[in-house]
Molecule: small-subunit ribosomal RNA
Organism: uncultured bacterium
């Protein structure tokens, strides 16, 4: 994507055509579906008419009133006559027609032939013919049985019902000449002679329908044959009337079709038996075709009839609406016995996902019966129901912008629905309604039907829905949900921003329908004829050999099966296709014309075949050579282990990473002689050599096979391949006997581990080895079947030959590499093809199940061959890329190791963190890259937690109304405190309307939130990491991912430069520009300096003065591997040196690519969304963040003599100071106070540096080390130190004596030690940011650890080794397989009974 006899879902206006139990060949109620002729017959009803009789009636007459006669009418009976219903007997027709697919793999169907082996009713046409007779029997009638169905029994009668005789041929038989023909049996004309066999009327009366024989013809069948027709081989052997044959029998006819005898056949791998399935075609549907699939409707055939059997009748049936018989079933029944068959049309249960009216007509076509008329006809022709298909039509057109209203979306501007509505002007197709009103009909009939169709009229009325909108695939927001509820053809959506779910708006698509589902083709060349694979994806058989079969060399004649060409028959008709034509069009329909394929016929003769002669190159043979672990049998060597025997000798030996088990003073191991025995054959040796493969290595003999080369003397296409078959077939395995030195499954023992049923070590059974037999399998590998052919080379090698004085060269055959084209997914293959063609064989079709299971087969078994299925995944695999990894490999870095130096983990404390605790102990941070972190400073606030008190447009912004003069201050009231409240002083401007400013009360938009989410988000930081790395244009290679550049040779600190190069060039990092230190030079010279020169001091740059010095801070030099030299490629670049302050980035900051870790932050700040809103917003009080059994990180201090205390004394640098730094002098032991100069600072203050040095002084202890803890008494900020600050004096005086395992920083002005200073800050430093002061140690060198860079390998990883990933176990399920038995169906064989029917008797 296209179809369906469809179903379901939701919707549904007309109308044409068409189509409608696909399931239980499952049961039926009822009505209908095959009758008809009275011109075949004997009757002969109802009906009406005549006549008689009876009985009732009773108009009317009459009357003795008792009755009598008695018209119409009504009825019975008997008779005649009309009529003409029909049961029967006879004819013909129920074998047609209509229905359905169970059953059938079959001469049943198709197709194409054949009967010299047949038959044919009605109907066409021809010859001839119908003479005479006879008995019966239905009906009916009368007895009778039975409940019925259905009868018996007797009389009686007809015919176109039966029978006999006649006639009777060109009919049939039997026989004996004759002629012609044919594929065979054998046909067929024609002569004689013999035999046999017919008939019927009817009737409207002279015509027509019938009869009989026979000849043809037409129709219709019958039989038998070529071809073709589903699937399994896990179905391989089948067959007894079986295969022939002679005879007889049957049959319409041939025939084991049936019987007797006779033979022993017949079919099968070209697939029989057998088992599943299934009606065959025409056709249909899909496909470019060739295919596939189907087999509804319509058409042919076949089968079938409730299920099995059989048979009558009859032209025909073994018979749907006939007959017997059996069965199952259902119905009546008096229990005795009867009766039925919807797979006919309608319907009805039942069954399913599902399939229609108990309709109308014989108007038409068809059929059956009749001469006709007419009868029948649920065939048919209409109609009804159902969108169940096709096919057409229709729901309206045109205008119509304020871009109406409403939706729905928004960036709030507007978009969008949308000319769409409304509104204005029109039209009338369906539909409605009323008038006309066919055609199907030849004279007559029209169900359909008042139908189609035409006219005319109203009105825009009565007529849209369903599916999609993540991609494939046309089409997008919004909200709601939150792995929940759904979705989903397939990938896959959904875990709080869902274009995927749901709903709305909107849009796409198809539209009286649209979606869904099975199904079937197609796409899919995904079973590959057209038109495909097999080296590694799925696939070459483990090799040969060889049988069927398949294919096959040159030449030349010949046949003509294949091929080819032309004629002929047949290809039913529908259908398709293309013209045309008819219904308004189209579906539908009518009409021309078209086709493979069978059959036959005539002709080619190149191809292939066949024959038939012939050739010699393919192929074999001979002849002569050389080469080889080819094969097999026997002999024979000599090393090496092990053993045994004697000898020497003396304690270990052996084993391993280390060891033990073992072995040895009963003499080991070494050694040396000598002996046994078994198995392999060191070097030779080799990408050597032989074999078909498995495979083969000592040497000698004997037997053998094969290959190569040289010759060209034979044959003369003898050939390639091979299913089945057969033979060989590592290693391990089994089987009988043998053998057994070493080695060694199993099995012991020692190790090793958590365990070790292993890896390692001692030992050691079968086994290796040899006969003889079995097994038949391998990564039996070139993962590459055999054969031929042709398609560039270079090289190397093994065995031959030509050639050569030798060499070269040539050339055959084997064996490797290399590598063109060409080929391949790529990788690679490449004359030894994976290339190009041909022949033939094996063998593949997604992955697991599974090489399992069941069956066969083989086997002693072990097991092999052959070999699925039910589930059950969305994959599995190849080959290649880029990562990332690796207890792969190469090179290289870093305080990474190492070499030092100091700690830290132990201790008291200080700090963070976890745990805990708590009303709260706010949050955040979490290996490295969280923990003295955010925190450059928590008593109140901070503060975000808690607990209690409060306020609701709010504590804070912007707007609108009112009122009022504020703000603000002071001074009370009152509470824990805010809040609340009382006094009292208190605005600006102006044209006097108001303005502005601010309070304060009042609605409501809003505020506010340290509430959520750092997995939505900016920004900003950590880290890898200051590692040397990350790209990009272009161009090249590469199907493509991507690769080249970026890699290689040096070289760096560097992807630094330097060479090379299918690159060439850029770009962000590196580096360098920047800051700061080191030196120098200039300028400039107070607040700074002080040598000369001068004043002056107790004392002093104090002071003139100067600016040489330091210094300070502008600006400039100066370092460039620039210079020698060695190496180095002459280059980068390294080493060494000069010269310098400083040498090879001189030290140190700032500066951090391209990403990585959903790293960190919503709690600096900002922001989507989503939550609070008299609270999750504000406020106050008070506590809390300081809590402690415990744990860990980070300091700090010390455990002491290179130290501690005393005293005295010496040098600094960075800074900071007005709410402030505070000097001198005074008080205090001291913190600190009083005090207030100076100084907004190169001037004043901070401010004493400190270790150092110089002297005293302790003496090895828990000390005159250590300072915790605690106690009393101060000072100090601060509203306020209780919870919960810092200092300061006295007094107390833990721990601790150098720290386990592990573990951190340091490479030079560094570690360490020593002070000092800032920020924060009212107060509060062991912390954290600078600052100078003193000043080491080692560094061998990269095995190792831990990161990292580059190249390279290997991957089954790619959320990327914190990965993939296997197995057991436990629990549930779901398949499937077994399982002692049970049980029931199908089939085969053999036996018993045995019904109706036929033969015969």
């Nucleotide at each position: 994507g296209g179809a369906u006899g469809a179903a379901c879902g939701c919707u549904g206006g007309c109308g044409g055509c068409g189509u409608g139990c696909c399931u239980a060949a499952c049961a039926c109620a009822u009505g209908c579906a095959a009758g008809u002729c009275g011109a075949g017959c004997g009757g002969g009803a109802a009906g009406g008419g005549g006549a008689g009789a009876g009985a009732c009636g009773g108009c009317g007459g009459u009357u003795u009133c008792g009755g009598c006669c008695a018209a119409a009418g009504u009825u019975u009976c008997u008779u005649c006559c009309c009529g003409g219903a029909u049961a029967g007997c006879g004819g013909c027709g129920g074998a047609c027609g209509g229905g359905u697919g169970a059953g059938u793999a079959a001469c049943g169907c198709g197709u194409g032939g054949g009967u010299a082996a047949c038959c044919u009713g009605c109907c066409u046409u021809c010859u001839a013919c119908a003479g005479a007779g006879g008995g019966a029997u239905a009906g009916c009638c009368a007895c009778u049985g039975g409940a019925a169905a259905c009868g018996g029994u007797g009389a009686u009668u007809a015919a176109u019902a039966c029978c006999u005789c006649a006639u009777g041929a060109c009919a049939c038989u039997g026989c004996c000449g004759g002629g012609g023909c044919g594929c065979a049996u054998g046909c067929u004309c024609u002569g004689a002679c013999a035999g046999u066999c017919a008939a019927a009327g009817a009737u409207u009366u002279u015509a027509u329908c019938g009869g009989u024989a026979g000849a043809a013809g037409a129709u219709g069948g019958a039989c038998c044959c070529g071809c073709g027709u589903c699937u399994g081989a896990u179905u391989a052997g089948c067959u007894g009337g079986u295969u022939g044959g002679u005879g007889a029998g049957g049959u319409a006819a041939c025939g084991g079709c049936u019987c007797a005898c006779c033979a022993a056949g017949g079919c099968g791998a070209c697939g029989a038996u057998c088992a599943g399935u299934a009606g065959c075609c025409g056709g249909c549907c899909u496909g470019a075709g060739a295919g596939g699939g189907u087999g509804a409707a319509c058409g042919g055939c076949c089968a079938c009839a409730c299920u099995g059997g059989a048979a009558c009748u009859g032209a025909g049936a073994c018979a749907c609406g006939g007959u017997c018989c059996a069965g199952a079933c259902u119905c009546c029944u008096a229990c005795g016995g009867g009766a039925g068959g919807c797979a006919g049309c309608a319907g009805u249960g039942g069954g399913g996902a599902a399939u229609a009216u108990u309709c109308g007509g014989c108007a038409a076509u068809g059929g059956g019966g009749g001469g006709a008329a007419c009868c029948c006809u649920g065939a048919c022709c209409g109609a009804g129901c159902a969108a169940c298909g096709c096919c057409g039509c229709g729901u309206g057109a045109a205008u119509g912008a304020u871009g109406a209203a409403g939706g729905c979306c928004u960036u709030c501007g507007g978009g969008u629905u949308g000319u769409a509505a409304a509104g204005u002007u029109c039209u009338g197709u369906c539909a409605u309604u009323c008038g006309g009103g066919a055609a199907g009909a030849u004279c007559g009939u029209g169900a359909c039907g008042g139908u189609a169709c035409c006219g005319a009229a109203u009105g825009a009325g009565g007529a849209a829905g369903c599916c999609c909108c993540g991609g494939c695939u046309a089409a997008c927001u919004a909200c709601g949900u939150g792995c929940c509820a759904g979705c989903a053809g397939c990938c896959g959506c959904g875990g709080u921003a869902a274009u995927a779910c749901g709903u709305a708006g909107g849009g796409g698509g198809c539209a009286a329908g649209c979606g869904u589902u099975a199904u079937c083709c197609g796409g899919a060349a995904u079973c590959a004829c057209u038109g495909g694979a097999c080296g590694u994806a799925a696939a070459g058989g483990g090799u040969g050999c060889g049988u069927a079969g398949g294919c096959g060399g040159g030449a030349u004649a010949u046949c003509a099966a294949g091929u080819c060409a032309g004629g002929g028959g047949u290809g039913c008709a529908a259908g398709g296709c293309a013209g045309u034509g008819g219904c308004u069009c189209a579906a539908c329909c009518a009409u021309u014309g078209u086709a493979a394929g069978c059959c036959u016929u005539u002709g080619a003769a190149a191809c292939u075949g066949g024959u038939a002669u012939u050739c010699u190159u393919g192929a074999g043979u001979g002849c002569a050579g050389g080469a080889g672990a080819g094969g097999u049998a026997a002999g024979u060597g000599g090393a090496a282990u092990u053993c045994c025997u004697a000898g020497u000798g003396u304690a270990g030996a052996g084993g391993u990473a280390a060891a033990a088990u073992u072995c040895g003073u009963a003499g080991a191991u070494a050694u040396u002689a000598g002996g046994a025995g078994g198995a392999a054959c060191a070097c030779c040796g080799g990408u050597g050599g032989c074999g078909a493969a498995g495979g083969c290595g000592a040497c000698u003999u004997a037997c053998u096979g094969g290959a190569c080369u040289g010759u060209a003397a034979c044959u003369g296409a003898c050939g390639c391949u091979g299913a089945u078959g057969c033979a060989c077939g590592a290693a391990g395995g089994c089987g009988u006997g043998g053998g057994u030195a070493g080695c060694g499954a199993a099995c012991a023992g020692g190790a090793u581990u958590a365990g070790a049923u292993a890896c390692c070590c001692u030992g050691g059974u079968a086994g290796u080895c040899c006969a003889c037999g079995c097994g038949g399998u391998a990564a039996a590998c070139g993962a590459u079947g055999a054969a031929u052919a042709c398609u560039a080379g270079g090289u190397a090698u093994c065995g031959g030959g030509a050639g050569u004085c030798a060499c070269a060269u040539c050339u055959c055959g084997g064996u490797g590499c290399c590598g063109c084209a060409g080929c391949c997914a790529a990788c690679g293959c490449a004359u030894u093809a994976a290339g190009u063609a041909u022949u033939c064989c094996g063998c593949c079709u997604g992955g697991g199940g599974a090489g399992u299971a069941c069956g066969c087969a083989c086997g002693c078994a072990a097991g092999u061959g052959u070999g699925a299925a039910a589930c059950u995944c969305a994959a599995a695999g190849g080959a290649a890329u880029u990562g990332a990894c690796g207890g792969g490999g190469a090179c290289c870095c870093g305080c990474a190791c190492a070499a030092g130096c100091a700690g830290c983990g132990g201790a008291g404390c200080a700090u963070g963190u976890g745990g805990u605790u708590u009303a709260a102990u706010u949050c955040g941070a979490a290996g490295c890259a969280a923990c003295g972190c955010g925190a450059a400073g928590a008593a109140c606030c901070u503060u975000a937690c808690c607990a209690g008190g409060u306020c609701u447009u709010g504590a804070c912004a912007u707007c609108c109304c009112g009122a009022u003069g504020a703000a603000u201050g002071a001074c009370g009231a009152g509470u824990a405190a805010u809040g609340u409240u009382g006094u009292c002083a208190g605005c600006u401007u102006u044209u006097c309307g108001g303005a502005g400013c601010a309070u304060u009360g009042g609605a409501g938009a809003c505020a506010g939130g340290u509430g959520g989410u750092g997995c939505a988000u900016g920004g900003u930081u950590g880290u890898c990491g200051u590692c040397a790395g990350c790209u990009c244009g272009u161009g090249u290679c590469g199907u493509g991912a991507g690769a080249u550049g970026u890699u290689g040779g040096g070289u760096u600190a560097a992807g630094u430069c330097c060479c090379g190069c299918a690159a060439c060039g850029a770009g962000c990092g590196c580096a360098a520009c920047c800051c700061u230190u080191g030196u120098g030079u200039u300028u400039a010279g107070u607040u700074g300096g002080u040598a000369a020169c001068a004043g002056g001091u107790a004392g002093a740059g104090c002071u003139g003065a100067c600016c040489u010095c330091u210094c300070u801070a502008g600006a400039c030099a100066g370092a460039c591997u620039g210079c020698c030299g060695u190496g180095g490629a002459u280059a980068a670049c390294a080493c060494g040196g000069a010269g310098g302050a400083a040498g090879g980035u001189g030290g140190g900051g700032a500066c951090g690519a391209c990403g990585u870790c959903a790293a960190a932050u919503c709690a600096u700040c900002a922001u989507g969304c989503c939550c609070c809103u008299u609270a999750u917003g504000a406020u106050c009080u008070g506590g809390g963040c300081u809590a402690c059994a415990c744990a860990c990180g980070u300091g700090c201090u010390a455990c002491a003599a290179u130290g501690g205390c005393c005293g005295g004394u010496a040098c600094a640098a960075c800074g900071g100071g007005c709410a402030g730094c505070g000097a001198a002098g005074g008080a205090g032991c001291g913190a600190u106070c009083c005090g207030g100069a100076g100084c907004g600072a190169a001037a004043c203050c901070u401010a004493a540096a400190a270790a150092g040095c110089c002297g005293g002084u302790c003496c090895c202890a828990g000390u005159u080390c250590g300072g915790a803890u605690u106690g009393c008494a101060g000072g100090c900020u601060g509203c306020a130190a209780c919870u919960c600050g810092c200092c300061u004096g006295c007094a107390u005086g833990a721990a601790g004596u150098c720290g386990g395992a592990g573990u951190u920083g340091c490479u030079a002005g560094u570690a360490a030690u020593c002070g000092c200073g800032a920020a924060u800050c009212a107060g509060c430093a062991u912390g954290u940011c600078g600052c100078g002061g003193u000043g080491a140690a080692u560094g061998c060198g990269u095995u190792c650890u831990c990161g990292g860079g580059u190249c390279u390998u290997g991957u089954a990883c790619a959320c990327a080794c914190c990965g993939c990933c296997c197995g057991u176990c436990a629990c549930a399920c779901c398949a499937u397989g077994g399982a002692a038995g049970u049980u029931c169906g199908g089939g085969g064989c053999g036996c018993c009974c045995g019904a109706a029917g036929c033969c015969a008797g």